[in-house]
RNA sequence: GAUAGAGGCGCGGGACCUAUCAGUAAUUUCUGGAGGGACACUGUUGAAGGGAAUGAAAGGAGUACCGCCGAAGCACUGUUCCGGGUACGGGGCUGUGCUGGGAUGAAGGUGAAGAACCUUCAUACUGUCGCCAGGUAUUUGGUGGAGAGCUAUC
Repeated sequence: GAUAGAGGCGCGGGACCUAUCAGUAAUUUCUGGAGGGACACUGUUGAAGGGAAUGAAAGGAGUACCGCCGAAGCACUGUUCCGGGUACGGGGCUGUGCUGGGAUGAAGGUGAAGAACCUUCAUACUGUCGCCAGGUAUUUGGUGGAGAGCUAUC
C1' cells in the first nucleotide's frame, strides 16, 4: 500500500403499504360586519369568528428490502435548488472542525405529538489498542487514548 473482517437494541437509504398528521388545511354555502398578516400586501367585489357539507397533503413513524462499519451525525463557511415577493424555512454539493458505540437521566432544539431525531452534560456498560500489576488458563484488575483507530492475509 492492497484485500477481507470485528464491535451491536450498530449506522444509513429509496420504494410500496399501514397508522398518525386530521375531521386539520382547503373548497362550497349560511351567518357575521372590519379586520388579517412578521413585513410586503390583502379586505365592504365582504376580514376575523361561528354553523353545515365535502375533505387532503408534506414532513416524521412502523414492517420488509437494500447499502454499509466515519457506517454516519452535527457545527461553521461557500455554492446551488425548492417553498409565495422578502424575512424565514427545507434539500444537494465542496471545504474545515468535533464525535469509537449504544443505553438511561437532565437541559435545550426540530416536530401535531407523551412518537422519533439532534446537541451538551452526567452515570454506569461495551468494543479496541497502549501502559502498569497479578496469573500463564492467554486471562483478571487498574488507568489512559481515539475510528486518519483495531484485527487477519498478501
This is a predicted structure of a 154-nucleotide RNA (Lysine riboswitch aptamer) from uncultured Acidaminococcus sp. Of the family's consensus pairs, 96% are formed in the model. Model confidence (mean pLDDT): 83 of 100. Rfam family: Lysine riboswitch aptamer. Rfam links the family to the GO term lysine biosynthetic process. About the family: Riboswitches are metabolite binding domains within certain messenger RNAs that serve as precision sensors for their corresponding targets. Allosteric rearrangement of mRNA structure is mediated by ligand binding, and this results in modulation of gene expression. This family includes riboswitches that sense lysine in a number of genes involved in lysine metabolism, including lysC.